């Protein structure tokens, strides 16, 4: 000076006017007096994201509850480790990719079983001889026999590449390669990595299966409380020879209601609702994920839906987008700015 890899951090900034949502304090008032709650008025403080989005996983917390056995059923799937848990994260191994720095993973089992792989082709796993090569007979037209190196079909052809040896040829025999098998070293461990040995024992499990861990279940519309109103109306059925008992089934267990029809009464408030597996800052262990001490701060809580308009000014000229129990992750979209580290190629010193 190019071209690339990997991360972090911002997500339009100010200033003035007006309007919204909560929080805290303070005033009035509804009411004879308090309180509770409700209306108003005033000061402060605060008020949407990196994905709020997808509902895909995980769990908080509620609720039923024998969540007791167990079938079906569902999920992960190479080793260590973090976490509350995970299908997440973080080292490392091993197949892939890229000159690298990285970047990806369809990552247990194909000798328990089924099953697929059209057509082609001689033959697609207890496969095989179409052309060829080499022998013997031969009427030269062919036959018998060996062969699987060579061509050909194919996505794939039962190790490969040379040299040898052979009638021709084949791991038949070395060599050096993969594969498998035995054996030693290294590593917690996937697995690396000598040594020796016969000559070879496909692909597809993101097919059904095996095999190894793991998994109650239903959701904040969960689940409380308060106040007010009505018709303790009417039918039909199940049920102690067991009704209900929060995915399905089956055994157990417990014991009285429990479905559907048809009509009638509320639809109001208040709680859950925001202080946490919580964030900033330090110090310590740890490659890292992460974990631990100290300090310090509270940052939405709507309820049909709260942050909007106007005016100046600056530049990054604004893109994908807005909360609805809440977190820890994953995916998806996306304008740009700052910035920290690394690799590769060129030039100069």
């Nucleotide at each position: 000076u190019g071209a690339c890899c990997c991360g972090a951090c911002c997500a339009g900034g100010c200033g003035a006017u007006c309007g919204c949502g909560g929080g805290c304090g303070c005033a009035g008032u509804g009411c004879g007096g308090c309180a509770a709650c409700g209306c108003c008025g005033c000061g402060u403080c605060u008020g949407a994201g990196g994905a709020a989005a997808g509902u895909c996983c995980g769990a908080a917390c509620a609720g039923c509850g024998c969540a007791g056995g167990g079938c079906a059923g569902g999920g992960u799937g190479c080793c260590g480790g973090g976490u509350a848990a995970c299908g997440c994260c973080c080292g490392g191994c091993g197949g892939g990719g890229g000159c690298g720095a990285c970047c990806u993973u369809a990552g247990g089992g194909a000798a328990a079983g089924u099953g697929c792989a059209a057509c082609a082709g001689a033959g697609a796993u207890c496969a095989g001889a179409c052309c060829g090569c080499c022998a013997g007979c031969u009427a030269u037209g062919g036959u018998u026999g060996g062969u699987a190196a060579g061509g050909g079909u194919g996505a794939a052809a039962c190790g490969g590449u040379g040299c040898g040896g052979u009638a021709a040829g084949a791991g038949c025999g070395c060599a050096c390669c993969a594969g498998c098998a035995g054996u030693c070293g290294g590593g917690u461990a996937a697995c690396c990595g000598g040594c020796u040995g016969g000559c070879u024992a496909g692909g597809c499990a993101a097919a059904c299966c095996c095999c190894a861990c793991c998994c109650g279940c239903u959701g904040c519309a969960a689940g409380g409380c308060c106040a007010a109103a009505u018709a303790g109306g009417g039918g039909a059925g199940g049920c102690a020879u067991g009704a209900c008992g929060c995915g399905g089934c089956c055994c157990g267990c417990c014991g009285a209601c429990c479905u559907c029809c048809c009509g009638g009464g509320u639809u109001g408030g208040c709680c859950g609702c925001u202080g946490g597996a919580g964030g900033c800052a330090u110090c310590g262990g740890g490659c890292a994920a992460c974990c631990g001490g100290u300090g310090u701060c509270c940052u939405a809580g709507a309820g049909a839906a709260a942050u909007g308009a106007u005016c100046g000014u600056c530049c990054a000229c604004g893109a994908c987008a807005g909360g609805a129990u809440u977190c820890g992750g994953c995916u998806u979209a996306u304008c740009g700015g700052u910035u920290g580290g690394g690799u590769c190629a060129g030039c100069g010193g």
Description:
Predicted 3D model of a 349-nucleotide RNA (Bacterial RNase P class A) from a Bacillota bacterium. The model forms 96% of the base pairs in the Rfam consensus. The organism belongs to Bacillota, within Bacteria. It matches the Rfam family "Bacterial RNase P class A". Gene Ontology terms of the family: tRNA processing, ribonuclease P activity and dimeric ribonuclease P complex. The coordinates come from a structure-prediction model, not an experiment, and the mean pLDDT is 78.